[in-house]
Context: one part of a larger RNA
RNA sequence: UUGCAGUUAAAAAGCUCGUAGUUGGAUUUCGGGACGGCACGGUCGGUCCGCCGCAAGGUGUGUCACUGGCCGGGCUGUUCUUCCUCGCAAAGACUGCGUGUGCGCUUAGCUGAGUGUGCGCAGGACUUGCGACGUUUACUUUAAAAAAAUUAGAGUGUUCAAAGCAGGCCAUCGCUUGAAUACAUAAGCAUGGAAUAAUGGAAUAGGACUUUGGUUCUAUUUUGUUGGUUUCUGGAACCGAAGUAAUGAUUAAGAGGGACAGUUGGGGGCAUUCGUAUUUCGUUGUCAGAGGUGAAGUUCUUGGAUUUACGAAAGACGAACUACUGCGAAAGCAUUUGCCAAGAAUGUUUUCAUUAAUCAAGAACGAAAGUUAGAGGAUCGAAGACGAUCAGAUACCGUCCUAGUUCUAACCAUAAACGAUGCCGACUAGGGAUCAGAGAGUGUUAUUGGAUGACCUCUUUGGCACCUUAUGGGAAACCAAAGUUUUUGGGUUCCGGGGGAAGUAUGGUUGCAAAGCUGAAACUU
Repeated sequence: UUGCAGUUAAAAAGCUCGUAGUUGGAUUUCGGGACGGCACGGUCGGUCCGCCGCAAGGUGUGUCACUGGCCGGGCUGUUCUUCCUCGCAAAGACUGCGUGUGCGCUUAGCUGAGUGUGCGCAGGACUUGCGACGUUUACUUUAAAAAAAUUAGAGUGUUCAAAGCAGGCCAUCGCUUGAAUACAUAAGCAUGGAAUAAUGGAAUAGGACUUUGGUUCUAUUUUGUUGGUUUCUGGAACCGAAGUAAUGAUUAAGAGGGACAGUUGGGGGCAUUCGUAUUUCGUUGUCAGAGGUGAAGUUCUUGGAUUUACGAAAGACGAACUACUGCGAAAGCAUUUGCCAAGAAUGUUUUCAUUAAUCAAGAACGAAAGUUAGAGGAUCGAAGACGAUCAGAUACCGUCCUAGUUCUAACCAUAAACGAUGCCGACUAGGGAUCAGAGAGUGUUAUUGGAUGACCUCUUUGGCACCUUAUGGGAAACCAAAGUUUUUGGGUUCCGGGGGAAGUAUGGUUGCAAAGCUGAAACUU
């Protein structure tokens, strides 16, 4: 590892990218024909056996005692389609032809057939040696090799046994048997196989094969001997030419990337624009209260509060429409308009051709709070101050209000960052809605008519969800995934192992800090 879990019991990194790693679609020799060998089965016989019969013949089953035909499937070998590397040397079972010779038959006759033997020629399986070259591995078979003890196991009455490697027989010399065998992973060596999984080859042909020409280098033998030169011949390398060939590029994944088309969205950035509300201020009308609460009080108020009307300014926010609707990797995103680049799905008889999936390290983004420096400060409002309540109230309720809340520039990197549910791929079930695209319709409607919209119906691809049921799963709640799991293995990453101590201490590292990441133990239960 086989073989655990991760919605809620311990547990999936907040999210995306991404290198190493791991894993990775289909496709290339399948099949058919011919000739044998071996054993088996079935069937039809014959010889044999039994019975009937004088005989001719008929009949029965048996056993394989012998043997033949046909059919069937199985194992195995050769060969063709479809080369199993080539060259040299040795050896050569065998086969064919020619020729000499021996034997016994045969013939008128070396006439003919047979059988042995010698020689020559041609073909030649298998084997051995040497040389030239060969895609490479994993996997698997077999063989050798691999200390002993241990383990399994054979033999053996240690008195039994654990053990031990002894022992047994005749009892006089002596004779005689053991001390087996198996297993032995990796790696290494040899060997058969060629499914599976990798890998390689011919695309700017420096490609293969066959001829042929040239250049360079080199060497043996033979020319009576020695030496020199050149040629021929043999070998090696390189450069040309011609010819041969079905000359050489698998397909286009309900894998992926790219291009294109019309769309679509509250996706992003920048600018612009609108809306009411709130607060403050100005002017205005009236007059005694107003606020607020469970009830009050703190608070404001003839210097006119609250309230009414008309304006102005500021900074926030974007109601209703707003939904089991949309977009975005997540965090998140909602007034109008313009600009900028991006995305998804759909469509496509477009293109590339494995480019892919998941991911240690590493990187981008990352609510709110918080930090730094500016701007701005309408509202709300930690801390704080009061008023209440209360046994107390350092709270809940009320009044005021600092930081903050908003924007810009930089940090921080965490949340019940939740679907408490990793990502990619396949399969397993019925339904009606809905969003986006596409296709179809003598369908309805708008326009005068078309084009094009809106609506309706059906089909289809891709989404957010929902309903009903499980011959599925689950401890259950429940779940079309949390199913296809003891009938356990599709690929890949992260992570958990009783409760506390503890996300603490310490160390490291990041940060201005706050803190983040990594992260124990003693002890306790």
Small-subunit ribosomal RNA, central domain from Nematostella vectensis, 525 nucleotides, folded computationally. It matches the Rfam family "Eukaryotic small subunit ribosomal RNA". For this family Rfam cites "The comparative RNA web (CRW) site: an online database of comparative sequence and structure information for ribosomal, intron, and other RNAs" (Cannone et al., BMC Bioinformatics, 2002).